[in-house]
A computed fold for a 479-nucleotide part of an RNA from a metagenome, annotated as small-subunit ribosomal RNA, 3' major domain. The full RNA is in RNAcentral, with records from SILVA. The coordinates come from a structure-prediction model, not an experiment, and the mean pLDDT is 84. Its Rfam family is "Bacterial small subunit ribosomal RNA". Its family is annotated with structural constituent of ribosome and ribosome in the Gene Ontology.
Context: one part of a larger RNA
């Protein structure tokens, strides 16, 4: 000086309480041990590993396992030999690949018109070398993730101390904050907070098309003339500052309440993480030192595997009904994508789809049907008209190809499940629930992920206790 303590003090945070709603039982999804196998690549391991790396393992991926093959090699540069490049095709093979026919003379310099020479690209050979998802993440660089969006972390001069060091930064108040005020041997600064930055909430203002329609007409329809107020899009601007008022206070800094405001005390939300910790994590994005491997640890194929399954852990997703099932009628969104693409309409299919085809590079077509809700019918408390696994059959679509191992459709089947033990989790407002939508990845495949909008609550007395964190101060046989 720090760390620690079942020492104190003060504060703080869905930390606990107070509430809702989960998980933990159940059937499936998905990750993970384990097991098991020729293989079941690798990695990540409390919180911070476990729907994670992967925003898409039929083949490619792929790095794993069998088996065929190659060895200047799939992929770079350089040298020499031969060929233009490339097109067709035969044979044998699972392919890879070897072993063959046949076509084909291009561009561009020089030329004695015979030829020579060069660029690209393919082929054969020499080595130099290529390659390596081999191994060290305790050699590294970047990236991150975590304490934590917590208020802290440091310096300059000076002052104190023999020094480590203090001191500022420590008190007294205030705050979401080392925010800000007073005092003070301190004085000032930097990195943090805070604002600047995006979004959403109101106003005004410019624009008026693919948007929008209050007047005038017209339509089945903003269809169409016409307009540009409205809504709405997307520039530029204003608004909110404790700026006013009463109180409280130390005259301070701030807090309490109020007015006016669409919004009030950081309006909401988001980016943005200070000095550092954890020899946290990734050598399989990438780079990169060493060490290894060089007819194999390299590389090219085919199949296979990564989807196994006595079981154990995570996270989810659909339930167990009546605040519900299930028909049947009606409304009501945002946000995005879309040409190798989205596809209306219209025919045929019970259907998943098909088959024709019209608009759309999209405020103009289209994906698109939101759904939950509301109207009406039925079910009447049941292992059910509840649940929907599992498995039989017929099918559709995408693909070179759906057997191992794709999604989806129709008919039939019709398991567990009575709301879940000790124990854990999220959440303080347009939020938890609960309800569809879109969209990356992608042929194809989502119960994940990542956005979006509709319905929309309950509760918080308070800090005694549990977990984190911040200060001050105290003890220590640790550092």
């Nucleotide at each position: 000086u720090g760390a620690c303590g079942g020492g104190g003090g003060c504060c703080u945070g869905c930390a606990c309480a107070a509430g809702c709603g989960g998980u933990g039982g159940a059937g499936c999804a998905u990750g993970u041990g384990g097991u098991u196998u020729a293989a079941u690549u690798c990695g990540a391991c409390g919180c911070a590993a476990c729907g994670c790396g992967a925003a898409g393992a039929a083949c490619c991926u792929u790095a794993c396992c069998u088996g065929g093959g190659c060895u200047u090699g799939a992929c770079a540069u350089c040298c020499c030999g031969g060929g233009a490049a490339c097109u067709c095709u035969g044979u044998g093979g699972a392919a890879a690949c070897a072993c063959g026919g046949a076509g084909g003379u291009g561009c561009c310099c020089c030329u004695u018109c015979g030829g020579g020479g060069g660029a690209a690209c393919c082929u054969g050979g020499u080595g130099a070398c290529a390659g390596g998802u081999g191994c060290u993440g305790c050699a590294u660089g970047g990236c991150u993730g975590u304490c934590g969006u917590c208020a802290g972390c440091u310096c300059g001069u000076g002052u104190c101390g023999u020094g480590a060091g203090a001191u500022g930064u420590u008190g007294g108040g205030c705050u979401a904050a080392g925010u800000c005020c007073c005092g003070c041997a301190a004085c000032g600064a930097g990195c943090g907070c805070a604002a600047c930055c995006c979004u959403u909430g109101c106003c005004u203002u410019u624009a008026g098309u693919u948007g929008c329609c209050a007047u005038c007409a017209u339509u089945a329809a903003g269809u169409u003339g016409g307009g540009c107020a409205c809504u709405c899009u997307a520039g530029a601007g204003g608004g909110a500052c404790u700026g006013c008022c009463g109180g409280u206070g130390u005259u301070a800094a701030a807090c309490c309440g109020g007015a006016g405001g669409a919004a009030g005390g950081u309006g909401g939300g988001g980016a943005u993480g200070a000095c550092g910790u954890c020899a946290a994590g990734c050598c399989c994005u990438c780079a990169u030192g060493g060490c290894c491997c060089u007819u194999a640890u390299g590389u090219c194929c085919a199949g296979g595997g990564c989807u196994a399954c006595a079981c154990a852990c995570g996270u989810g997703c659909u339930a167990c009904a009546a605040u519900g099932g299930u028909c049947g009628g009606u409304a009501c969104a945002a946000a995005g994508g879309g040409c190798a693409g989205c596809a209306a309409a219209c025919u045929c299919g019970c259907g998943a789809g098909a088959g024709u085809a019209a608009g759309c590079a999209a405020a103009u077509c289209c994906c698109a049907a939101a759904a939950a809700a509301c109207c009406g019918a039925u079910c009447u408390c049941a292992g059910u008209u509840c649940g929907g696994a599992u498995c039989g059959a017929a099918g559709u679509c995408u693909g070179c190809a759906a057997c191992u191992c794709g999604a989806c459709u129709u008919c039939g089947u019709g398991a567990a499940g009575g709301u879940g033990g000790a124990a854990u989790c999220g959440c303080u407002a347009g939020u938890a629930a609960u309800c569809c939508c879109g969209g990356a990845u992608c042929a194809g495949c989502a119960u994940g992920c990542c956005g979006g909008g509709g319905u929309g609550a309950a509760u918080a007395c308070g800090u005694u206790c549990c977990c984190g964190g911040g200060c001050c101060u105290u003890g220590u046989a640790c550092a």